[in-house]
RNA sequence: GUUAUAUGUAAAGCGCCUGGACUAUUUUCUGUACGGUAAAGAAGAUAGUUGACGAGGAGGAGGUUAAUCGAUGUCUUCGGCGGAUGCCUCCCGGUUGCCCAUCUCAACUGCUAUGUUUGUGGUUAAAACAUGAAGGUGACUUCAUGUACAAAGCUGCAAACCAGAUGGACA
Numbered sequence: 001g002u003u004a005u006a007u008g009u010a011a012a013g014c015g016c017c018u019g020g021a022c023u024a025u026u027u028u029c030u031g032u033a034c035g036g037u038a039a040a041g042a043a044g045a046u047a048g049u050u051g052a053c054g055a056g057g058a059g060g061a062g063g064u065u066a067a068u069c070g071a072u073g074u075c076u077u078c079g080g081c082g083g084a085u086g087c088c089u090c091c092c093g094g095u096u097g098c099c100c101a102u103c104u105c106a107a108c109u110g111c112u113a114u115g116u117u118u119g120u121g122g123u124u125a126a127a128a129c130a131u132g133a134a135g136g137u138g139a140c141u142u143c144a145u146g147u148a149c150a151a152a153g154c155u156g157c158a159a160a161c162c163a164g165a166u167g168g169a170c171a
Base pairs, nucleotide, nucleotide: 014082015081016080017079019078020050021049022048023047024046025045026044027043028042029041030040053070054069055068059091060090061089062088063087064086092110093109094108095107096106097105099168100167101166102165103164104163115161116160117159118158119157120156121155122154123153129146130145131144132143133142134141135140
C1' cells in the first nucleotide's frame, strides 16, 4: 500500500465519480518566414478541480422509482451510480358529515392526525451580490461582515357546503 472481516461515527438538493467541462506538467503531430525556434491548433499520458442555493417533508408493514416547492449575472445545479421523510395497498389511529353516543358509509389525514371549496393575514429563505481574510503554481476550496428578493407546504380568521341506521337529549 492492497484485499477481506468486525466495530464505531456521519445524511437526505443527501453521498460518490468512470462521461463531460476546466487546471497543471509533459509527449506526438500539423504548420509557417531559409534551417531551428516562437505563437497557434489537434490528439494523448499523469495528477488534480468541479459536479444542487435554500424552504418543506417520518404511525407500522409491504411494494415502487424520473419523490414536493421555488431562487440563480440565464442554469455543467449537465451526465452517471446509490440512497431518501415521496407515492400506492393494507393495518392501527384522528377529524368532518346541523345536540350526544354507537355501527356502517364517504372525503381527507398521521399523534403537528382543525372534512371540501373560496377569500384574507402570518410563517427570519439561502446561495447570488458587495467587501475582506486564509490555503493552493492553477482550476478552485474554506471562512467572516453587510445586504436584498420566492413558491409550495403549514398555520390564524371568515363565509358557504357535506350521509344513513339505532338509541337518547331538547322542543